Model confidence (mean pLDDT): 77 of 100.
Predicted 3D model of RNase P RNA and transfer RNA as a complex of 470 nucleotides.
It holds a member of the Rfam family "Bacterial RNase P class A". Rfam classes the family as a ribozyme.

[in-house]
RNA sequence: GGAGAAGGACAGAUGAUCGCCGCCCGCCAUGGUUCGCCAGGGCAGGGGGAGGAAAGUCCGGGCUCCACAGGACGGGAUGGUUCCUAACGGGAACCGGGGGCGACCCCAGGGAAAGUGCCACAGAGAGCAGACCGCCUGCCGCAGCUUUUAGCAUCGGCAGGUAAGGGUGAAAGGGUGAGGUAAGAGCUCACCAGUUCCGGCGGUGACGUCGGAAGCUAGGUAAACCCCAUCCGGAGCAAGGCCAAAUAGGGGAACGUUAGAGGGUGGUCCGCCCGAAGUUCCCGGGUUGGCUGCUGGAGGUUGCCGGCAACGGUAAUCCUAGAUGAAUGAUCAUCACCCUGGAACAGGCAACUGUUUCCGGGAACAGAACCCGGCUUAUGGACUUCUCCGGCC
RNA sequence: CGGGGUGUAGCGCAGCCUGGUAGCGCACCUGCCUUGGGAGCAGGGGGUCGGAGGUUCGAAUCCUCUCGCCCCGACCA
Numbered sequence: 001g002g003a004g005a006a007g008g009a010c011a012g013a014u015g016a017u018c019g020c021c022g023c024c025c026g027c028c029a030u031g032g033u034u035c036g037c038c039a040g041g042g043c044a045g046g047g048g049g050a051g052g053a054a055a056g057u058c059c060g061g062g063c064u065c066c067a068c069a070g071g072a073c074g075g076g077a078u079g080g081u082u083c084c085u086a087a088c089g090g091g092a093a094c095c096g097g098g099g100g101c102g103a104c105c106c107c108a109g110g111g112a113a114a115g116u117g118c119c120a121c122a123g124a125g126a127g128c129a130g131a132c133c134g135c136c137u138g139c140c141g142c143a144g145c146u147u148u149u150a151g152c153a154u155c156g157g158c159a160g161g162u163a164a165g166g167g168u169g170a171a172a173g174g175g176u177g178a179g180g181u182a183a184g185a186g187c188u189c190a191c192c193a194g195u196u197c198c199g200g201c202g203g204u205g206a207c208g209u210c211g212g213a214a215g216c217u218a219g220g221u222a223a224a225c226c227c228c229a230u231c232c233g234g235a236g237c238a239a240g241g242c243c244a245a246a247u248a249g250g251g252g253a254a255c256g257u258u259a260g261a262g263g264g265u266g267g268u269c270c271g272c273c274c275g276a277a278g279u280u281c282c283c284g285g286g287u288u289g290g291c292u293g294c295u296g297g298a299g300g301u302u303g304c305c306g307g308c309a310a311c312g313g314u315a316a317u318c319c320u321a322g323a324u325g326a327a328u329g330a331u332c333a334u335c336a337c338c339c340u341g342g343a344a345c346a347g348g349c350a351a352c353u354g355u356u357u358c359c360g361g362g363a364a365c366a367g368a369a370c371c372c373g374g375c376u377u378a379u380g381g382a383c384u385u386c387u388c389c390g391g392c393c
Numbered sequence: 394c395g396g397g398g399u400g401u402a403g404c405g406c407a408g409c410c411u412g413g414u415a416g417c418g419c420a421c422c423u424g425c426c427u428u429g430g431g432a433g434c435a436g437g438g439g440g441u442c443g444g445a446g447g448u449u450c451g452a453a454u455c456c457u458c459u460c461g462c463c464c465c466g467a468c469c470a
């Protein structure tokens, strides 16, 4: 210098001017009043005002209502182990497999020797496999050959054997060698790879390692049905509560009135609760208001302790938006950051390199809407550590 | 803000659940028919199945992420 890998943090700063949305305090006038105050308005002052993803709404939890939620079937989700956590499909460490020369990265990583299904085309055969070519054996024949009334296989036909070789395919039922055989074949043996089982040792565990046994060699697919294990009740702040305003509190249908319809936001059934007379649906009608929930919380920062780490404990300290068609912005100046930019200057033979200089340019993705923990996606420039390659000393 | 659906040829749709050649109608092109046009008859072309990644031998179809479009949801009585 080039090419990469991992990580944490930042998301411009200050000042001036003009604006926007809440909050607090003061003054002024108006209206109401139970004379305590209240309501909206104007003026002036003070203080606060988006994010790392506020996003996608993909998971999990809090909170609220339904019975703080029960049983069975169905349904959904997850899937190495141990731990962390309020919980998770998240995170940490480790195990196994795979990729990279390496730093390091990736894995929906249970079960295919429970069952079922599928494996198109090609191919002889695609799943307790299969003889197309080939190889081998036997029988028959004679265009051919020969030593010619006949015989023969290297030729043809028929019947068999054979999974070594060719060919098809994503995939053809371990690999290499030897023995064996008519030819072959785990048919047998040696070594290697794998599987299952048994035992020893190490580890909390996934698992690792060593030894032995069985010729056991079992295809793939579960992001196909399924099996196993674990977890999951439903709905969502338009939840829920309170106040106010308005009207046609109207019409129709269904079910029902004590052996009870229906409801309790769930796919069905049961159970439980409400319901002692109405309930549900459809059509039609009215309002388009206010308060609450609402932001101080599994909260942030720093130190110490425990832990490899995620994280936990403890002490101190800090307060940090609550809007409701939805505010948090714009302009200028200076400084800071960046550039295959240009100029100037310096170094050098040159290529080129450098700069307390000047000019020009750049600065992203994106906007809270009940809150929180994650994941994923979008995105700017810089920094730290590490790896590989090349050059020079 | 919350909940749900959908994307396949120029247009409207099927195929997806149960993976294997992507099809139908209209439109388009060529030929025949006609004096010419329309209609009709015969033949033909046109698709990265919204985008990216994964599972699989193989993906429009299964899974994950992402983009666009559409629909529903206030309260009173």
Stems, first nucleotide, its partner, number of pairs: 001389007010380001012335007020049002023046002026043003030039003051365001055376002058374005063236004070270004075232005080094005095109001096107004110227002115225002117221003132166002134162008144152003174192006193217002195214008240292004250283006262274003285469003299318008337362003341359003344355004394466007403419004413450001421437005443459005